[in-house]
Context: one part of a larger RNA
RNA sequence: CCACUCGGUGAAUGGCUCGGCUCGAGUGCCGACGAAGGACGUGCCAAGCUGCGAUAAGCCCGAGGGAGCUGCAUGGAAGCGAAGAACUCGGGAUGUCCGAAUAGGAAUCCUCUCCGCAAUUGCCUUGCGCAAUGGGGAACGCCGGGAAUUGAAACAUCUCAGUACCGGCAGGAAGAGAAAGCAACUGCGACGUCGUUACUAACCGCGAGUGAACGCGACACAGCCCAAACUGAAGCCCUCACGGGCGAUGUGGUGUUCGGGCUGACUCUCAUCACGCGACAGCCGUCGAGAACUCUCCUGGAAGGGAGGACGAUACAGGGUGACAGUCCCGUAUCGACGACCGGUAACGUGUGCGUCAGUCCCAGAGUAUCGGGGGUUGGAAUUCCCUCGUGAAUAUGGCAGGCAUCAACCUGCUAAGGCUAAGUACAACUCGAGACCGAUAGCGAACAGUAGUGCGAACGAACGCUGAAAAGUAUCCUCAGAAGGGAGGCGAAACAGCGCCUGAAAUCGAGUGGGU
Numbered sequence: 001c002c003a004c005u006c007g008g009u010g011a012a013u014g015g016c017u018c019g020g021c022u023c024g025a026g027u028g029c030c031g032a033c034g035a036a037g038g039a040c041g042u043g044c045c046a047a048g049c050u051g052c053g054a055u056a057a058g059c060c061c062g063a064g065g066g067a068g069c070u071g072c073a074u075g076g077a078a079g080c081g082a083a084g085a086a087c088u089c090g091g092g093a094u095g096u097c098c099g100a101a102u103a104g105g106a107a108u109c110c111u112c113u114c115c116g117c118a119a120u121u122g123c124c125u126u127g128c129g130c131a132a133u134g135g136g137g138a139a140c141g142c143c144g145g146g147a148a149u150u151g152a153a154a155c156a157u158c159u160c161a162g163u164a165c166c167g168g169c170a171g172g173a174a175g176a177g178a179a180a181g182c183a184a185c186u187g188c189g190a191c192g193u194c195g196u197u198a199c200u201a202a203c204c205g206c207g208a209g210u211g212a213a214c215g216c217g218a219c220a221c222a223g224c225c226c227a228a229a230c231u232g233a234a235g236c237c238c239u240c241a242c243g244g245g246c247g248a249u250g251u252g253g254u255g256u257u258c259g260g261g262c263u264g265a266c267u268c269u270c271a272u273c274a275c276g277c278g279a280c281a282g283c284c285g286u287c288g289a290g291a292a293c294u295c296u297c298c299u300g301g302a303a304g305g306g307a308g309g310a311c312g313a314u315a316c317a318g319g320g321u322g323a324c325a326g327u328c329c330c331g332u333a334u335c336g337a338c339g340a341c342c343g344g345u346a347a348c349g350u351g352u353g354c355g356u357c358a359g360u361c362c363c364a365g366a367g368u369a370u371c372g373g374g375g376g377u378u379g380g381a382a383u384u385c386c387c388u389c390g391u392g393a394a395u396a397u398g399g400c401a402g403g404c405a406u407c408a409a410c411c412u413g414c415u416a417a418g419g420c421u422a423a424g425u426a427c428a429a430c431u432c433g434a435g436a437c438c439g440a441u442a443g444c445g446a447a448c449a450g451u452a453g454u455g456c457g458a459a460c461g462a463a464c465g466c467u468g469a470a471a472a473g474u475a476u477c478c479u480c481a482g483a484a485g486g487g488a489g490g491c492g493a494a495a496c497a498g499c500g501c502c503u504g505a506a507a508u509c510g511a512g513u514g515g516g517u
Stems, first nucleotide, its partner, number of pairs: 001515008014502001015466002019438002021435006027428002029136002037098003040053003044076002048072002059092006068080003103111003112116001119133005140171001141169005151158001155205001181188002192219005202210002223420003226365001230253002234251001235246004259363002261360006273351004282341001284339006293309001294325001295308004310327002312316001318330003371390006398415005453460002473501001476488004
């Protein structure tokens, strides 16, 4: 130096999975009745996590449950439980301090007065008496404000983009919504979302780029109420009542585009609205019942394996059990119960009254429509939408729109300047299910954690999974300074499974044997 053997170190690999990822379905707000989130406490022994709050791993009631129990946490001690504990579900009590934090102040503590709704609002009997708001929430929504990198191969209009970000506000969805709409001479009939229309029409230093709609096909469907005309106190609120207040600057009725009112005639109570009552089914969740071998022999530590024989199946999905189980256990198919959602929805009931004809010409949303100047925005081009300044109508025989202006005359559609409206849609914190997704350098940063640690701070941010079927987790003896380590010895199928313990590669270290020099 080489080869081999036996060990050490080391952690790859294989197998596993109490974790993740993605998709789908369900479901969806909490808070002054003090939330979300924290601090500090709380156990027989108690550092952490979890639970709970000075009634402190808990108290009371109801229902289930069932012989055990005193969380993770397998120890000791002491107890609880058939007078029914533990555990599960529902309801209630308690619930320190901080926190919107709200008597005043403050580094989660203190102070005043014998008690404080602080502030902003409404009502008001004028007393904070009765009420409301405030803050939080993963993303989703609406509104207000609003970049730059970048692209244009530079750059300024443009683009990125009404994006990121900031602010306000709301809900389980939000927003939109029942035509002063489209269409085009045929017609459609609220809104929304998806597919297409469509790398289209259109915009644009006509550069780079940007970019709809009608229509068609789907999903889901739902329509209504005021103002006014006319009427004129017929009305509403507080109160047991008495009484009081609101209301002629109009309470109530009527009425709403299929126009209506008024007058007259007809019909008869099928629309709508209000009130009352209130589902089935479906889907989701939690439970209950739920078939058939622990038969014989063999191997083995162990049978679920091999051999032989038998049975169930609307159940041979899956998991567990000492190796691979339809028939051992939990389950599964199927049947049933309860609960949430759908939904206070449909249906039903009561009240109201739908509708037809003729006449009348009473009503139908004004600093509005329109037009002009200046901006922003849009695909919107002369013809998007919005803001601002000015100008400023008509009255249904009226008005607006019909993607160029003006004038004239037609045609078509609609009826602005008041309001409400479920479903289909978005998201995924939470619950459940699934996967030709990952399997511990992967998969979330995290199977162990927003921990350890870093930073004055905003913030940044890891690594670490596996004994065995069962702890049976090595009694006793020897050695030793020894509660270390080691040797006997014992458990176990196995200890080269002995606690960072399955498997245990390589680099690498040591010992031995053989060979070479």